[in-house]
Context: one part of a larger RNA
Molecule: small-subunit ribosomal RNA, central domain
Organism: Pelagibius litoralis
RNA sequence: CUGGGCGUAAAGGGCGCGUAGGCGGAAUAUCAAGUUAGGGGUGAAAGGCCUGGGCUCAACCUAGGAACGGCCUCUAAAACUGAUAAUCUAGAGUCCGGAAGAGGAUGGCGGAAUUCCUAGUGUAGAGGUGAAAUUCGUAGAUAUUAGGAAGAACACCGGUGGCGAAGGCGGCCAUCUGGUCCGGUACUGACGCUGAGGCGCGAAAGCGUGGGGAGCAAACAGGAUUAGAUACCCUGGUAGUCCACGCCGUAAACGAUGUGUGCUAGCCGUUGGGGCACUUAGUGUCUCGGUGGCGCAGCUAACGCGUUAAGCACACCGCCUGGGGAGUACGGUCGCAAGAUUAAAACUC
Numbered sequence: 001c002u003g004g005g006c007g008u009a010a011a012g013g014g015c016g017c018g019u020a021g022g023c024g025g026a027a028u029a030u031c032a033a034g035u036u037a038g039g040g041g042u043g044a045a046a047g048g049c050c051u052g053g054g055c056u057c058a059a060c061c062u063a064g065g066a067a068c069g070g071c072c073u074c075u076a077a078a079a080c081u082g083a084u085a086a087u088c089u090a091g092a093g094u095c096c097g098g099a100a101g102a103g104g105a106u107g108g109c110g111g112a113a114u115u116c117c118u119a120g121u122g123u124a125g126a127g128g129u130g131a132a133a134u135u136c137g138u139a140g141a142u143a144u145u146a147g148g149a150a151g152a153a154c155a156c157c158g159g160u161g162g163c164g165a166a167g168g169c170g171g172c173c174a175u176c177u178g179g180u181c182c183g184g185u186a187c188u189g190a191c192g193c194u195g196a197g198g199c200g201c202g203a204a205a206g207c208g209u210g211g212g213g214a215g216c217a218a219a220c221a222g223g224a225u226u227a228g229a230u231a232c233c234c235u236g237g238u239a240g241u242c243c244a245c246g247c248c249g250u251a252a253a254c255g256a257u258g259u260g261u262g263c264u265a266g267c268c269g270u271u272g273g274g275g276c277a278c279u280u281a282g283u284g285u286c287u288c289g290g291u292g293g294c295g296c297a298g299c300u301a302a303c304g305c306g307u308u309a310a311g312c313a314c315a316c317c318g319c320c321u322g323g324g325g326a327g328u329a330c331g332g333u334c335g336c337a338a339g340a341u342u343a344a345a346a347c348u349c
């Protein structure tokens, strides 16, 4: 390379948008690039192969044949691919009428709790633990009542509930705004799928500048425990956690399962629509879109998956190819840095 693969053995890119490219619905006509059939030309010789011949054989020499993956050209065919023209509506999109939602951004508001401050009541303890101590407290703590301040997070509802491409999103209200679903079937008429590069988004931690700082809490200090205890437990406590703007670009970024389309038994929940029937509080049933449990066929090394496939197929992308060395070195690119990304070899088993 070919092949075989990628839930758990090595292997799905963190996620989307999209360029080139690859692939692409139904029917008609024309062309003839691919395609198919036939003919012609060319494909030097030597070498190699096959069959003979000549040196006593062989090496060697020599004759003929086949072969020379092909290329060019002529004629013909028109099913398939392609091109062009005109057409269709089942894919895709638009429109109209409804619907649900922690989808996003900004601003405002609320209550519980916590800490702190002020004042009142009140007196000797309070905290904390396995037990203690560090710690706080007669300069009045803890407890309790009233008032005030601040920051952060939103109990119950809450749910294998919902929304989002993923990361993720949860008090209430307003404004702006994205997507989705159902019904109608009015319009466009293949406008589609995927997507190397590219662009954007991307938890936490971390970084820069300026704010903020209640609680929590790396580092750090002290008290315990212990043989020791640079830990687990306790008392404190700074970065940070929060906000604005700008970076970083990673993760067990997981369903460890790329995206899209079609097909292939069912049963039971739940969520958002719609239809029909009825004794219309509602129940039954059908159907479309999600989200779960089980399960037939089939698949799988097994576990398991099973219309939300890991089944049966197609299109396109990414990735794997024994373990260690190593996701390292060097070089490149990016970054303020931390580092990220791309990515070997010697050697060794």
Stems, first nucleotide, its partner, number of pairs: 003321004007303002012317001014201004021194003025088002028085004033081002035077008049065006091191001092188003095184005103177007110154001114150008125136002162169002206247006215241002220236004258316006266294013298305002322349003331342004